[in-house]
């Protein structure tokens, strides 16, 4: 230097272009003598920037992190 891949919630994944979800976590409560465990209920997110489209997590392009692979 060139090439392919990833980046979505605190962590682990999801999501034909048409309303961003789930587990576990966090926070309340119910239950307990009290803690845990169960059960309700909440909480919180698309690396950045443009561009295409009625409409972008998704395509396209510029850029920045990781991660592999040629030289």
């Nucleotide at each position: 230097g060139c090439c392919u891949u990833u980046c979505u919630a605190g962590c682990u994944c999801a999501a034909c272009g048409g309303a961003a979800g789930a587990g576990c976590g966090g926070c309340g409560g119910u239950u307990u003598u009290g803690u845990a465990a169960a059960c309700c209920g909440u909480u919180g997110a698309u690396c950045g920037g443009a561009g295409u489209u009625c409409a972008a997590u998704u395509c396209u392009c510029c850029g920045g992190a990781a991660a592999g692979g040629c030289u």